[in-house]
Molecule: SAM riboswitch aptamer (S box leader)
Organism: Chitinophagaceae bacterium
RNA sequence: CACUUAUCAAGAAAGGCAGAGGGUUAUGGCCCGAUGAAGCCUUGACAACCUACUCUUUUAUUCCGCUAUGGAUCAAAAGGGAAAGGUGCCAAUUCCAUCUCGAUUUAAACCGGGACAGAUAAGUC
Numbered sequence: 001c002a003c004u005u006a007u008c009a010a011g012a013a014a015g016g017c018a019g020a021g022g023g024u025u026a027u028g029g030c031c032c033g034a035u036g037a038a039g040c041c042u043u044g045a046c047a048a049c050c051u052a053c054u055c056u057u058u059u060a061u062u063c064c065g066c067u068a069u070g071g072a073u074c075a076a077a078a079g080g081g082a083a084a085g086g087u088g089c090c091a092a093u094u095c096c097a098u099c100u101c102g103a104u105u106u107a108a109a110c111c112g113g114g115a116c117a118g119a120u121a122a123g124u125c
Stems, first nucleotide, its partner, number of pairs: 002124007013043005021032003026098004044090001046088001049086003053081007062072003094117001099114004
């Protein structure tokens, strides 16, 4: 890079350096930016994808046995909790649209759904 799965309308700040761009294909919009963009560093926060932790329920192996809706034990699945580690992330719905379907309409706009693409995580190669 490619493939698979899941999520994407929520959430989250300061300081220093720096000095004009940025919003992650392209295009058209719209927005942010000298009241300081991108980038780098420090501290902090947000979130809960993975690892570890903990609780409950179910299934089921094994053991004990006073045979009781019993106790213990290794494991699997589901649902919560917490947040140490691995990432990620801290303007606007993935900022909106482009393709398609539906409704509406003189026709559009607006609205709802889907697809494509993108981002992040885990896994495979």